A computed fold for a 155-nucleotide RNA from uncultured Actinoallomurus sp., annotated as c-di-AMP riboswitch aptamer (ydaO/yuaA leader). The coordinates come from a structure-prediction model, not an experiment, and the mean pLDDT is 78. It matches the Rfam family "c-di-AMP riboswitch aptamer (ydaO/yuaA leader)". Rfam links the family to the GO terms cyclic-di-AMP binding and regulation of gene expression. The RNAcentral record of the sequence draws on MGnify. NCBI's taxonomy places the organism under Bacteria, Actinomycetota, Streptosporangiales, Thermomonosporaceae, Actinoallomurus.
RNA sequence: CGCCGAAUCCGCGGGCACGCGGAACCGGGGACCCAACUGCGAACAACGCAGCUUUUCAGGGGUGAAUCGGCGCCUGUCCAUGUCCUGACAGGCGUCCGUAGGGCGGCUUCCACGCCCGAAUCCGUCAGCUAACCCGGCAGGCGUAUUUGGAAGGA
Repeated sequence: CGCCGAAUCCGCGGGCACGCGGAACCGGGGACCCAACUGCGAACAACGCAGCUUUUCAGGGGUGAAUCGGCGCCUGUCCAUGUCCUGACAGGCGUCCGUAGGGCGGCUUCCACGCCCGAAUCCGUCAGCUAACCCGGCAGGCGUAUUUGGAAGGA
C1' cells in the first nucleotide's frame, strides 16, 4: 500500500497491555396486523370461523459464505452367536470425495474460464414477522496463484 470481513473514525485517560465516551457501520431480542400451527365446517388443498394453552420428545435457536450428502475408521446401543459371510441406529474423527453457498484474478457490472474457502462458536429448554423500546459487536486474518478473455459503462 492492497485484500477478506460490520469490525472504521474522533475525543479523553493510560502503567502503552488497554480502558471509557461519541459518530458511522453490523447483529440480536421485542406488540398489534399478518404468517405459521391446531380444532371445527361435507373440509386433502383452497376458503370461512375460533383458538394459539398444557404435556411429551430431547430438543430448539443465533452469529457466520461455511450447508447437505457419500466413503473410511473408532465408540456405544440393538439384532444376531456364525465354517465362510453379516445388519440397523446414534455420536465422534478425517492433509478423504463431492456439494448449497462465499471470496479472488488491482475502476465498476455481467458472462466465460481458472484459483481458493466451504471453519469455528454462542444462548440454555427459549426465540416467526415486528413500531416503540431493550441488548450486544466493532475482532481476526492474508499478500498466495504471477491469473486471463469478451461485452457494456465510468474515469
The model forms 96% of the base pairs in the Rfam consensus.